[in-house]
RNA sequence: AUCAGAGGGUGGAUGAUCGCCUGUACUGUUACAGUGCAGGAGGAAAGUCCGGGCUCCACAGGGCAAGGUGGUUCGUAACACGAACCGGGGGCAACCCCAGGGAAAGUGCCACAGAAAAUAGACCGCCCUGCAUAUUGCAGGGUAAGGGUGAAAAGGUGAGGUAAGAGCUCACCAGCUGCAAAGGUGACUUUGCAGGCUUGGUAAACCCCACCUGGAGCAAGACCAAAUAGGGAGGCGUUUGAGGGCGGCCCGUCCGAGUCUCCGGGUAGGUUGCUUGAGAUGCCAGGCGACUGGUAUCCUAGAUGAAUGAUCAUCCUUUCAGCAGUUGCUGAAAGACAGAACCCGGCUUAUAGCCCUCUGAAGGGC
Numbered sequence: 001a002u003c004a005g006a007g008g009g010u011g012g013a014u015g016a017u018c019g020c021c022u023g024u025a026c027u028g029u030u031a032c033a034g035u036g037c038a039g040g041a042g043g044a045a046a047g048u049c050c051g052g053g054c055u056c057c058a059c060a061g062g063g064c065a066a067g068g069u070g071g072u073u074c075g076u077a078a079c080a081c082g083a084a085c086c087g088g089g090g091g092c093a094a095c096c097c098c099a100g101g102g103a104a105a106g107u108g109c110c111a112c113a114g115a116a117a118a119u120a121g122a123c124c125g126c127c128c129u130g131c132a133u134a135u136u137g138c139a140g141g142g143u144a145a146g147g148g149u150g151a152a153a154a155g156g157u158g159a160g161g162u163a164a165g166a167g168c169u170c171a172c173c174a175g176c177u178g179c180a181a182a183g184g185u186g187a188c189u190u191u192g193c194a195g196g197c198u199u200g201g202u203a204a205a206c207c208c209c210a211c212c213u214g215g216a217g218c219a220a221g222a223c224c225a226a227a228u229a230g231g232g233a234g235g236c237g238u239u240u241g242a243g244g245g246c247g248g249c250c251c252g253u254c255c256g257a258g259u260c261u262c263c264g265g266g267u268a269g270g271u272u273g274c275u276u277g278a279g280a281u282g283c284c285a286g287g288c289g290a291c292u293g294g295u296a297u298c299c300u301a302g303a304u305g306a307a308u309g310a311u312c313a314u315c316c317u318u319u320c321a322g323c324a325g326u327u328g329c330u331g332a333a334a335g336a337c338a339g340a341a342c343c344c345g346g347c348u349u350a351u352a353g354c355c356c357u358c359u360g361a362a363g364g365g366c
Base pairs, nucleotide, nucleotide: 002361003360004359005358006357007356008355009354010353012315013314014313015312016311017310018309020040021039022038023037024036025035026034027033028032042337046348047347049346050345051344052343053342054217055216056215057214061251062250063249064248066213067212068211069210070209071085072084073083074082075081086100087098088097089096090095101208102207106206107205108202109201110200123147124146125143126142127141128140129139130138131137155173156172157171158170159169160168174198176195177194178193179192180191181190182189183188221272222271223270224269231263232262233261234260235259236258243255244254245253279298280297281296282295283294284293285292286291316335317334318333319332320331321330322329323328
């Protein structure tokens, strides 16, 4: 110097003028206004995909159905998230990916090609017998080693054996099953012994197995004020129990004298919830790590048709052109994705440009 991999940060700065919202102090006035001080949109605020905090349903019982998750251990308030490891796959490697339990419980699917796609074989071929015969052909029987088709075709290599072949037999491997030893918290790894010789794929198809799950949501909920017609019709019921107890069904249990349906009318305004938190930052200790503990410091939006802004100037970064020739100067253009609405922990998606660290190729090149 080049390519690649992993992680982190930033994503405009300063000044002036004018404007908006919240809190607080003072003054006038007290419904409000003015002045000062402090503060005012993100790494994703987005998607609404997960998990919760919080609120409500009297408690949130049992079962079915439904839904979710799927290697092990740890972390966390919890998770389908994160860390480390195991197994499988990709890459020379650093590293990256996995919807990672079960196909011998059952059902289904695997186009086309091919003889045949799992209760899966005989198209070409090889061998034996018979008939015929110049070449060759026909019939019967055996075969799955060779060839072909295909994404995939009844373990691999070698030898023996056979009419020709085949795990038919043997040796060495791979795979599977069983037993044992060692290592590891564990998933699992390594080794040894024995055995039938060998049992496609697909569950991100239905399904089986293991574990988990009350429901609804800040438009939750609480309070205040105001208004109207507590109007009309019908059904069921009052302890022979209507109706209700917030996803569906059943059982159980509780409340219960009025309830349910339709038509019609009024109100939909204000306050609160609403921001001090599973909070942030620094240091120390423990841990491979995610993270945990201790200590010190800090308070950083709370709008409600929706504030957090606009203009000007200078600077900064990038691109292009010209000039210059150490770092530069001049001109033009551009400066990403994108706006809180109860809050938090994740995941996913979008992102112009700039900066930093480590690792591999590399025991290499200059």
The RNA shown here (Bacterial RNase P class A) has 366 nucleotides and comes from a Deltaproteobacteria bacterium. Lineage of the source: Bacteria > Pseudomonadati > Myxococcota > Myxococcia. Rfam family: Bacterial RNase P class A. Its family is annotated with ribonuclease P activity, tRNA processing and dimeric ribonuclease P complex in the Gene Ontology. It is annotated as a ribozyme. Rfam's curators write: Ribonuclease P (RNase P) is a ubiquitous endoribonuclease, found in archaea, bacteria and eukarya as well as chloroplasts and mitochondria. It was read from a public genome assembly, where an Rfam model found it.